[in-house]
Predicted 3D model of a 78-nucleotide RNA (transfer RNA) from a Planctomycetota bacterium. Its mean pLDDT, the model's own confidence on a scale to 100, is 81.

């Protein structure tokens, strides 16, 4: 140096291939209220994320394109 793989709520993950149906879905864990004598437990409601710049397109978590982090492979063949 090359190649690859990987980043998403506080964690863990689903969505990406093949752009729209997602004010991005789920669990857990937070708040809050119901229910109790009180706690749990169950209900029901909320808050909370697309690693970072561009770009393409009507329209990007998703396609490019650079970068940044974190792992891997590779020093060989012809």
């Nucleotide at each position: 140096g090359c190649c690859c793989c990987u980043a998403u709520c506080g964690u863990c993950u689903a969505g990406c291939c093949c752009g729209g149906u997602c004010c991005a879905g789920g669990a857990c864990g937070c708040a809050g209220c119901c229910c109790u004598c009180u706690c749990a437990a169950g209900g029901c409601u909320g808050a909370g994320a697309c690693g970072c710049g561009g770009g393409u397109u009507c329209a990007a978590a998703u396609c490019c394109c650079g970068c940044u982090a974190g792992g891997g492979g590779u020093a060989c063949c012809a």

Its Rfam family is "tRNA". Its family is annotated with triplet codon-amino acid adaptor activity in the Gene Ontology. From the family's description: Transfer RNA (tRNA) molecules are approximately 80 nucleotides in length.